[in-house]
Context: one part of a larger RNA
Molecule: small-subunit ribosomal RNA, 3' major domain
Organism: metagenome
């Protein structure tokens, strides 16, 4: 100087407390461990691995296994020889491949011979290739402490020195934020602000959007208009600016006014010096090592989808604040030409036919659901719950056996609110309800976004956990 303490003081955080809803019990989905296997490819392992890499494993992907094939190679550059490239037809084979035949001559220079560019085949060698090893050789990227308020430097001063001071102290703040004081005076990286979004208003603009007034219609449908809503560009607006109180006359805090908004308005992006030899050589790049008729390359089939078990994360429930049936209302944000697919018809339905419109504020996906109004069920393993299984189908796709999703009929399991323990959340949040996107031929209970309805509680900081500052002790570095 640090680190540590079941030392002290002060402060903060859904850290506890106060509340609401869960997990742990059931069934299913998914990931992991283990076991199994020819293979169940590899990585991630306390927080910070385990719906993680994977924003889609039937083939492909695919790295694994088995079998069959290739060896200058699937790919790059260089050399030599031959041929344009290409197209078509056989035989064999699971295919890759092996083997045979037919056809065909282009472009540029040149009178021709010939040469050249691109492409194909054969040959020899330099080489290619490796998701092989080492993340403890590395770059880059990422997680974490932590959006915590810290981490440092120059000059000066003090100390023999390591170092100290500044950065400590008194207040204050979300903040090393600001004020005052002080052997310090300044500065840098962080904080804040600048950026995006949301909340208010104005100006400009007015189609595909909107409709107050005037006509018109089944309908903003048409004329008309751009007031309003909205859209999208530019500005305004919030600064403790004003008032009162407290305070050291400071910084600031408390209350109030005005205001759409008040003290960082809400949300996001933004992550200092560093820590964990944290993660990644399987994104990529790369040193070293290793393989080179194989640890490289191709193909078919299988596997990654197994299953006495254990754990994590979720979905659905156990019902009446509910289930079922009928009627009826209101979003936002997205996507669409290899696409979204309307009306209408067929089918109980998944879906099929159909073909209008739309490169989309125009058309389509697309009926939002919970809600509201009625009816029914009456506490029961039930008109709760839906696993499992049987039959019959639909769609995608060369192909749904291993191993897809969905539909109809039948079947109707466990489950009556969950031990010890444990998680999330402070407001448009939790809880609950639907909607969309990426990936994608098909496949979502995952993930990323979007809106609808919309709570309870916080006395307080004694205690648990994590963190910050000062101080103290130390057989620690």
């Nucleotide at each position: 100087u640090g680190a540590c303490g079941g030392g002290g003081a002060c402060c903060c955080g859904c850290a506890c407390a106060a509340g609401c809803g869960g997990u742990g019990g059931a069934u299913g989905a998914u990931g992991u461990g283990g076991a199994u296997u020819a293979a169940u490819u590899c990585g991630a392992u306390g927080c910070a691995a385990c719906g993680c890499g994977a924003a889609a494993a039937a083939c492909c992907u695919u790295a694994c296994c088995u079998a069959c094939c290739c060896u200058u190679g699937a790919c790059a550059u260089g050399c030599c020889a031959g041929g344009a490239a290409g197209u078509c037809c056989g035989c064999u084979g699971a295919g890759a491949g092996g083997u045979g035949g037919a056809u065909g001559u282009g472009c540029c220079c040149g009178a021709a011979a010939g040469g050249g560019a691109a492409c194909c085949u054969g040959g020899a060698c330099a080489c290619a290739g490796g998701u092989g090893c080492u993340g403890c050789a590395u770059g880059g990227c990422u997680g974490u402490c932590g959006u915590c308020a810290g981490c440092u430097c120059g000059u000066g001063u003090c100390g023999u020195g390591a170092g100290a001071u500044g950065u400590u102290g008194g207040g204050u703040u979300a903040a090393g934020u600001c004020c005052c004081g002080c052997a310090a005076c300044g500065a840098g990286c962080g904080c804040a602000a600048c950026c995006c979004u949301u909340g208010u208003c104005a100006u400009u603009a007015a189609u595909u959007g909107c409709c107050a007034u005037c006509a018109u219609u089944c309908a903003g449908u048409u004329g008309g208009g751009c007031a309003c809503u909205u859209u999208a560009a530019u500005g305004a607006g919030a600064c403790u600016g004003c008032c009162g109180g407290u305070g050291a006359c400071a910084a600031a805090c408390c209350g109030g006014a005005g205001g759409a908004a008040g003290g960082u308005g809400g949300g996001g992006a933004u992550g200092a010096c560093g820590u964990c030899a944290a993660g990644u050589c399987c994104u990529c790049a790369u040193g070293g090592c290793c393989c080179u008729u194989a640890u490289g390359g191709g193909u078919a089939g299988g596997g990654c989808u197994u299953c006495a078990c254990a754990c994590g994360u979720c979905a659905u429930a156990c019902a009446a604040u509910g289930g079922u049936c009928g009627g009826u209302a209101c979003a936002g944000a997205g996507g669409g030409u290899u696409g979204c697919c309307a009306a209408c018809c067929c089918g109980c339905g998944a879906g099929g036919g159909g073909g209008a419109g739309c490169c989309a504020a125009u058309c389509c996906c697309a009926c939002a659901a919970a809600g509201c109004c009625g009816a029914u069920c009456g506490u029961a393993g039930u008109c709760c719950g839906g696993a499992u299984c049987g039959c019959a189908g639909u769609c995608u796709g060369c192909a749904a056996c291993u191993c897809g999703a969905c539909u109809g009929c039948g079947u109707g399991a466990a489950g009556u609110c969950g031990g010890a323990a444990u998680c999330g959340c402070u407001a448009g949040u939790a809880a609950u309800c639907g909607u969309g996107g990426a990936u994608c031929a098909g496949c979502a209970u995952g993930u990323c976004a979007c809106g609808g309805u919309g709570a309870a509680u916080a006395c307080g900081u004694u205690c648990c956990c994590g963190g910050g500052u000062c101080u103290u002790g130390u057989a620690c570095a």